[in-house]
């Protein structure tokens, strides 16, 4: 220096042909029990890495940038 991947909850991740963003576990509260674990029910929690573009409407399409990673030089 070029080239490819990633990048979505607090954490592992999903989300195909553009149309209100979800799942397991963590979290919270109630049931259940003498008590805890465990089980069940309800909830909260996301400016979809960032900034423009294109659209009527973008996690999704295209462009810079930025972090991690691999590779070539």
């Nucleotide at each position: 220096g070029c080239u490819g991947u990633u990048g979505u909850a607090g954490c592992u991740c999903a989300g195909u042909c553009g149309g209100u963003a979800g799942a397991g576990c963590a979290c919270u509260u109630c049931a259940u029990c003498g008590g805890u674990a465990a089980u069940g029910a309800a909830g909260a929690g996301g400016u979809c890495a960032u900034g423009g573009g294109u659209u009527c409407g973008a996690u999704u399409c295209c462009c810079a940038u930025c972090a991690a990673c691999a590779g070539c030089u």